[in-house]
Context: one part of a larger RNA
RNA sequence: UGAUGGGGGCCCACACAAGUGGUGGAGCAUGUGGUUCAAUUUGAUGCAAAGUGAAGAACCUUACCAGGGCUUGAUAUGCCAUGAAUCCUCCCAAAAGAGAGGAGUGCCUUCGGGAACGCGGACACAGGUGGUGCAUGGCUGUCGUCAGCUCGUGCCAUAAGGUGUUGGGUUAAGUCCUGCAACGAGUGCAACCCUCGUAUUUAGUUGCCAACAUUGAGUUUGGAACCCUGAAUGGACUGCCGGUGAUACGGUGAAGGAAGGUGAGGAUGACGUCAAGUCAUCAUGCCCCUUAUGCCCUGGGCAACACACGUGCUAAAAUGACUGGGACAAAGGGUUGAGACCCCGCGAGGGAAAUCUAACCUCAAAAACCCGGACUCAGUUUGGAUUACAAGCUGCAACUCGCCUACAUGAAGCCAGAAUCGAUAGUAAUCGUUGGUCAGCCAUAUGGUGGUGAAUUCAUUCCCAGGCCUUGUACA
Numbered sequence: 001u002g003a004u005g006g007g008g009g010c011c012c013a014c015a016c017a018a019g020u021g022g023u024g025g026a027g028c029a030u031g032u033g034g035u036u037c038a039a040u041u042u043g044a045u046g047c048a049a050a051g052u053g054a055a056g057a058a059c060c061u062u063a064c065c066a067g068g069g070c071u072u073g074a075u076a077u078g079c080c081a082u083g084a085a086u087c088c089u090c091c092c093a094a095a096a097g098a099g100a101g102g103a104g105u106g107c108c109u110u111c112g113g114g115a116a117c118g119c120g121g122a123c124a125c126a127g128g129u130g131g132u133g134c135a136u137g138g139c140u141g142u143c144g145u146c147a148g149c150u151c152g153u154g155c156c157a158u159a160a161g162g163u164g165u166u167g168g169g170u171u172a173a174g175u176c177c178u179g180c181a182a183c184g185a186g187u188g189c190a191a192c193c194c195u196c197g198u199a200u201u202u203a204g205u206u207g208c209c210a211a212c213a214u215u216g217a218g219u220u221u222g223g224a225a226c227c228c229u230g231a232a233u234g235g236a237c238u239g240c241c242g243g244u245g246a247u248a249c250g251g252u253g254a255a256g257g258a259a260g261g262u263g264a265g266g267a268u269g270a271c272g273u274c275a276a277g278u279c280a281u282c283a284u285g286c287c288c289c290u291u292a293u294g295c296c297c298u299g300g301g302c303a304a305c306a307c308a309c310g311u312g313c314u315a316a317a318a319u320g321a322c323u324g325g326g327a328c329a330a331a332g333g334g335u336u337g338a339g340a341c342c343c344c345g346c347g348a349g350g351g352a353a354a355u356c357u358a359a360c361c362u363c364a365a366a367a368a369c370c371c372g373g374a375c376u377c378a379g380u381u382u383g384g385a386u387u388a389c390a391a392g393c394u395g396c397a398a399c400u401c402g403c404c405u406a407c408a409u410g411a412a413g414c415c416a417g418a419a420u421c422g423a424u425a426g427u428a429a430u431c432g433u434u435g436g437u438c439a440g441c442c443a444u445a446u447g448g449u450g451g452u453g454a455a456u457u458c459a460u461u462c463c464c465a466g467g468c469c470u471u472g473u474a475c476a
Base pairs, nucleotide, nucleotide: 001476002475003473004472005471007470008469009468010467011466015460020422021421022420023419026314027313028312029311030310031309032308033307034305035304042053043052064300065299066298067297068296069295070294073125077124078123079121080120082118083117086103087102088099089098090097107114108113127289128288130287131286132285136283137282138278139277140276141274143272148187149186150185151184152183153182154163155162156161167178168177169176193266194265195264196263198234199233200232201231202230203229204228208223209222210221211220237260241253242252244250320375322373323372324371325370326369332363333362334361337356338355342351343350344349382413387408390405392403393402429452430451431450432449433448434447435446
């Protein structure tokens, strides 16, 4: 100087407390371990692995296994020879293999040839999702959006070092004020950026308003006040007032205001720590394979199943499930696409088909909610697992191994032990809706979006983590 203490002081945080909803018990979905297997490819393993890489494994993907094949190779550059390319048939599980008949020379040209493409040959080489993340770059997680981490000059100390950065206040903050052998500076903090909330100006089509008719409409006419959309400005700064404080920084209360003390949310992640993670995004040193650890194909596997763990979904019901009717969103997607209306079907869906490159058409039905009806506390009109049969869709293909529909079947479960997690307001909880990936989908995941909408704390005794000062130490 650090690290550390069941030392001390100060402070902070859904850390505890208070209230609230969960997990742990059930069924299922999904990931992991284990076991099994020809293979169940692989990375990640306390927090910081485990609905994670994977924003989507039937084939492909695919890295794994079995079998069948290739060896200058699926791909690159260089050399030689040749032919433009291309089109057809047979056979095979496919890759591959065989074959004939022809058809047929395109582009540029200095007529030598050249470019591109195909086949063959020899060799340099290619190739490797093989190993090492403890050889590395790059990227990322984490402490932690915690308030820290440092430097120049000066001064102090024999030196390691200290000072500054400590003290008194204050702040979300090493934020600011003040004092001080320090004076300054850098990086973090804050601000600048985006979204939401308010107003003004400007612009009005496909949006808005009015009239007229209706029938479905951008069908017609008129308007620019409102709504809304796009752009540009204004607005919040403790600015003003009271008391408080050291006449400082500030804190507290009130006013005005759409908003008040960082307005709310996001993006933004210091010096460093963990030889943290990634050689399987990519790049890359070294090592290893080279008729195979490379490459192609078919089928299988990644989906197995005594079990253990994680993350979720659905529930156990009457604040409810069922049933008839009625109402109100936001944000998104769409031309290899979204597909109204109409007809058929109980339905998934099918037929036919207008419109839309979208403020125009469409996906699209919002659901909780409200008004009626029957149910009456039961393993039930709860719950929906499982199973049988029949259909539909996507796709060469749905057995292993997809989703969906109808009918039948109707399991466990009557609110969960020890323990443990989330969140402080338009939040939790609850209710739908949509995107990406994507032929389809195992999505109950994940990223957005709106509807309804609480309780409690505003304190620091304790648990956990962290910051500053101080102190002990046989630790470095």
Small-subunit ribosomal RNA, 3' major domain from Pinus albicaulis, 476 nucleotides, folded computationally. Taxonomically the source falls in Pinus subgen. Strobus (Eukaryota, Embryophyta, Pinidae, Conifers I). Its mean pLDDT, the model's own confidence on a scale to 100, is 82.